[in-house]
A computed fold for a 364-nucleotide RNA from a Bacillota bacterium, annotated as Bacterial RNase P class A. The sequence was found by an Rfam model in a public genome assembly. Taxonomically the source falls in Bacillota (Bacteria, Bacillati).

RNA sequence: CAAGUAGAUUGGGUAGUUACGCGGCACAUGUUGCCGCGAGGAAAGUCCGGGCUCCACAGGGCAGAGUGCUGGUUAACGGCCAGUCGGGGCAACCCGAAGGAAAGUGCCACAGAGACAUACCGCCUUGAGCUGACUAGUCAGCUCGGGGUAAGGGUGAAAAGGUGAGGUAAGAGCUCACCAGCGGCCUGGUGACAGGCACGGCUAGGUAAACCCCACUUGGAGCAAGACCUAAUAGGGGAGAGGCAAGGGCUGCCCGCUCGUUCUUCCGGGUUGGUCGCACGAGGCUGCUGGUAACAUCAGUCCUAGAUAGAUUACUACCACCGCGCAAGCGGUACAGAACCCGGCUUACAGAUCUACUUGACAC
Numbered sequence: 001c002a003a004g005u006a007g008a009u010u011g012g013g014u015a016g017u018u019a020c021g022c023g024g025c026a027c028a029u030g031u032u033g034c035c036g037c038g039a040g041g042a043a044a045g046u047c048c049g050g051g052c053u054c055c056a057c058a059g060g061g062c063a064g065a066g067u068g069c070u071g072g073u074u075a076a077c078g079g080c081c082a083g084u085c086g087g088g089g090c091a092a093c094c095c096g097a098a099g100g101a102a103a104g105u106g107c108c109a110c111a112g113a114g115a116c117a118u119a120c121c122g123c124c125u126u127g128a129g130c131u132g133a134c135u136a137g138u139c140a141g142c143u144c145g146g147g148g149u150a151a152g153g154g155u156g157a158a159a160a161g162g163u164g165a166g167g168u169a170a171g172a173g174c175u176c177a178c179c180a181g182c183g184g185c186c187u188g189g190u191g192a193c194a195g196g197c198a199c200g201g202c203u204a205g206g207u208a209a210a211c212c213c214c215a216c217u218u219g220g221a222g223c224a225a226g227a228c229c230u231a232a233u234a235g236g237g238g239a240g241a242g243g244c245a246a247g248g249g250c251u252g253c254c255c256g257c258u259c260g261u262u263c264u265u266c267c268g269g270g271u272u273g274g275u276c277g278c279a280c281g282a283g284g285c286u287g288c289u290g291g292u293a294a295c296a297u298c299a300g301u302c303c304u305a306g307a308u309a310g311a312u313u314a315c316u317a318c319c320a321c322c323g324c325g326c327a328a329g330c331g332g333u334a335c336a337g338a339a340c341c342c343g344g345c346u347u348a349c350a351g352a353u354c355u356a357c358u359u360g361a362c363a364c
Base pairs, nucleotide, nucleotide: 001360002359003358004357005356006355007354008353009352010351012319013318014317015316016315017314020038021037022036023035024034025033026032027030040335044346045345047344048343049342050341051340052222053221054220055219059255060254061253062252064218065217066216067215068214069083070082071081072080073079084098085096086095087094088093099213100212104211105210106207107206108205120153121152122149123148124147125146126145127144128143129142130141131140132139133138134137161179162178163177164176165175166174180203181202182200183199184197185196186195187194188193226276227275228274229273236267237266238265239264240263241262247259248258249257250256283302284301285300286299287298289296290295320333321332322331323330324329
């Protein structure tokens, strides 16, 4: 200097004027005055986890659902941090749907003899027949059978672990040497796991993002939750069904608990309004200490929207950054707007700045 990898900050500032919302103070109580605050890192997606509210005074089990290597962290999580194993990359790093195939059931197309199974071509041996040669029962070839074999060839993504030697009628872990996998033992580690051994001839696969099994977790509904105020010939009236525990409630089912009436329908009254929930929190920021880190204790400090047809703006001047231009100057400044709140994940983002690391080239 170039190419990359991982992470972080910012994405406007200052001044003046004006408009709007909330809170506080003051008074002359209202188009009044003053002070303070006012949209994010993602507010988006609604993919996870909760807080909170009600069912409800409150449970157990099944089904269903979720997660799935180990350890730590957290209110919790499918998050985050660290590690192990596997895959990708020269590397920094990135990705992983990462428990179990010896509980069971499925599936592996086509090709191929055969895909939890088998013998197509071959190799060896033997019987019968035929032909030829030799000369007296041998050799060679062909056809049809019997037995043995899975080393060689072929098919395929994958075919009885691989290479070599011995052995055999011909072959085969049949035996041996080396190696791979699996098992055993030893060492290290909290553990996933790693390393080692002159141990064992055990070696017929893969697939669970197939059904399934195992381990752990798991009530439901949701701020349009819910509470209160106001309001009514009115805590209203009629008919039918059911029935003294039938019935109702607790997502589905069972148990259990609980209510004391339940269900269907007709007539009629009130309400469509207001207040709260609603901003002090698993809160923000800074620092010491502990920890590899995520994070935690402690100390200090701060209060930072709360609307409800839904506010948080507009203009001017100067500056900052970017682009064009010799200059004057001109143009532009991303993604995008709170609605109960919080912790995450995912997605979008012009430009600017910074940190650490990897690879290559050059120079010293």